[in-house]
Context: one part of a larger RNA
RNA sequence: UUUUGACCUCAAAUCAGGCAGGACUACGGGCUGAACUUAAGCAUAUCAAUAAGCCCAGGAAAAGAAACCAACAAGGAUUCCCCUAGUAACGGCGAGUGAAGCGGGAACAGCUCAAAUUUGGAAUCUGGCGGAUUGCAUCCGUCCGAAUUGUAAUUUCAAGAGGCAUCUUCGGGUUCGGCUCAGGUAAAAGUCCGUUGGAAUACGGCAUCAUAGAGGGUGAGAAUCCCGUCCAUGACCUGGGUCCCGUUCCUAUGUGAAGUGUCUUCAAAGAGUCGAGUUGUUUGGGAAUGCAGCUCUAAAUGGGUGGUAAAUUCCAUCUAAAGCUAAAUAUUGGUGGGAGACCGAUAGCGAACAAGUAGUGUGAACGAAAGAUGAAAAGAACUUUGAAAAGAGAGUUAAACAGUACGUGAAAUUGUUGAAAGGGAAGCGCUUGGGACCAGAGCGCUGCUUUUCAGGAUCAGCAGAGCUUCAAGUU
Numbered sequence: 001u002u003u004u005g006a007c008c009u010c011a012a013a014u015c016a017g018g019c020a021g022g023a024c025u026a027c028g029g030g031c032u033g034a035a036c037u038u039a040a041g042c043a044u045a046u047c048a049a050u051a052a053g054c055c056c057a058g059g060a061a062a063a064g065a066a067a068c069c070a071a072c073a074a075g076g077a078u079u080c081c082c083c084u085a086g087u088a089a090c091g092g093c094g095a096g097u098g099a100a101g102c103g104g105g106a107a108c109a110g111c112u113c114a115a116a117u118u119u120g121g122a123a124u125c126u127g128g129c130g131g132a133u134u135g136c137a138u139c140c141g142u143c144c145g146a147a148u149u150g151u152a153a154u155u156u157c158a159a160g161a162g163g164c165a166u167c168u169u170c171g172g173g174u175u176c177g178g179c180u181c182a183g184g185u186a187a188a189a190g191u192c193c194g195u196u197g198g199a200a201u202a203c204g205g206c207a208u209c210a211u212a213g214a215g216g217g218u219g220a221g222a223a224u225c226c227c228g229u230c231c232a233u234g235a236c237c238u239g240g241g242u243c244c245c246g247u248u249c250c251u252a253u254g255u256g257a258a259g260u261g262u263c264u265u266c267a268a269a270g271a272g273u274c275g276a277g278u279u280g281u282u283u284g285g286g287a288a289u290g291c292a293g294c295u296c297u298a299a300a301u302g303g304g305u306g307g308u309a310a311a312u313u314c315c316a317u318c319u320a321a322a323g324c325u326a327a328a329u330a331u332u333g334g335u336g337g338g339a340g341a342c343c344g345a346u347a348g349c350g351a352a353c354a355a356g357u358a359g360u361g362u363g364a365a366c367g368a369a370a371g372a373u374g375a376a377a378a379g380a381a382c383u384u385u386g387a388a389a390a391g392a393g394a395g396u397u398a399a400a401c402a403g404u405a406c407g408u409g410a411a412a413u414u415g416u417u418g419a420a421a422g423g424g425a426a427g428c429g430c431u432u433g434g435g436a437c438c439a440g441a442g443c444g445c446u447g448c449u450u451u452u453c454a455g456g457a458u459c460a461g462c463a464g465a466g467c468u469u470c471a472a473g474u475u
């Protein structure tokens, strides 16, 4: 000196951990905010503190432990239901609008900060590293940091602190069971005989079960063929949750925490807020119910409220200007389950089907029609005509007059075949004749079959009598 590496300063890529958009929106909270309509017109009013629009959530939200309600012997957070009550009140006092207390129910639950000197000792917390345990958060050690312009403990008005006095009660983990959630398991009784039928689940007969005769399927109406149904709001198995109850085991015990009585020694309690004026809006709220803008703007034996403004004076009742909180309540969205005096393919969702599809419109947007062969495709082999489609045979089937234009297959309408008619259109009404077809009581005739009665003829057999006789035979 060069190359590579290291180092310094930047840039980019990757990136532990954390946070947010966007969608959905049935129900909820906050804002913004009409008009149609009604008033038989219309302007205040009403529609309406609604719709449309915007923002923000949760499984619920919001509200919530009185600056309440009352005037009573009072009550005692909020929410919801019944009643109060279509009442008080508002209102061109017109049209219309329209609460609350009490009472009865549903459900119930109460709490936390700020404001005090721990001052005989910041006792508090985030983070890094190491370790323990494992429920992934906690504990122990250590080191930075936050913090006296204030982190902890204590205290919250029903109180409380402090002093004194007594007695009473306790924490953590773990096993199993109860409890709860999800999934799973399970044992009734004919396919017997005959008939019809393509097929039996039908008909006739004989049986069986039933805490099961709900329902569905299977070639027609199946308790007993199959799945189920009943027992079962129960039992068992597997897994999860919880510490509400019981239980097993381990550990924890300190001059700790909580409760009670008494003394009256202390005793802090939320500001551009309360309030006043004014404007707008809202309300049943009317000399102003709530909210918001602007101006002014407090007090501390104080302040608010007490439904008619103001002054004075008593009384009653709460304690604003900080915060958390389950349940009862809502729910045309989502998810899971169940039912029906609902509809049954022009109905019921627009949509039972490749439906927000096809299609229309530049677009916002609008928006249909369309279900069924058969028990089973067995969906018609093969022959023949034809280029093929198709036809004629053949074949499957219970059926093809069920042939993927398919169950049944109405009507207007069309073709073909048959019958009838023919001046005054057809049609309609009344009366009458004829023809075809259908149903059919009663009567007559003929034939056949069967049954009963009467008469006649006759055969076989049997019984009796007579005659003849050796016997056969005859009456």
Stems, first nucleotide, its partner, number of pairs: 027058001028056004038045001042092001068075001079106004089097002110324003113270001123151001124146002127143006160266002162263004167259004171251003176246003179241007190206001191222001192205004207224002209213001215227003275296007302319005359366002379406001382393004